[in-house]
Predicted 3D model of a 71-nucleotide RNA (transfer RNA) from Candidatus Roizmanbacteria bacterium RIFCSPHIGHO2_02_FULL_37_9b.
The prediction has a mean pLDDT of 82.
Taxonomically the source falls in Candidatus Roizmaniibacteriota (Bacteria, Bacteria candidate phyla).
It matches the Rfam family "tRNA". Rfam links the family to the GO term triplet codon-amino acid adaptor activity. The family's RNA type in Rfam is transfer RNA.
RNA sequence: GCGGGUGUAGUUCACUGGUAGAACGACUCCCUUCCAAGGAGUAAGAGGCGGUCCGAUUCCGCUCACCCGCU
Numbered sequence: 001g002c003g004g005g006u007g008u009a010g011u012u013c014a015c016u017g018g019u020a021g022a023a024c025g026a027c028u029c030c031c032u033u034c035c036a037a038g039g040a041g042u043a044a045g046a047g048g049c050g051g052u053c054c055g056a057u058u059c060c061g062c063u064c065a066c067c068c069g070c071u
Stems, first nucleotide, its partner, number of pairs: 001070007010024004018054001026042005047063005
C1' cells in the first nucleotide's frame, strides 16, 4: 500500500428497514438482628459524518479504532 472482518448499556452478547432486548454489574426499596442469598423497581447504549428511504442500528459511500490475510 491492497483486500476482508468486527464496532450495540460499565462488561459479554442478541436483534436487522417500522418503539433496540437479555445476562452479569451499578443504584433504590422490600425481606433479614446484620451480612449474604432472595423479591420488586430505576438508570444506562447502535464508533463518527453523509446519502437512499415515508422511516436507517440494519442498505450505500467516506472516515476512525481494532483484528486477520496479501504485498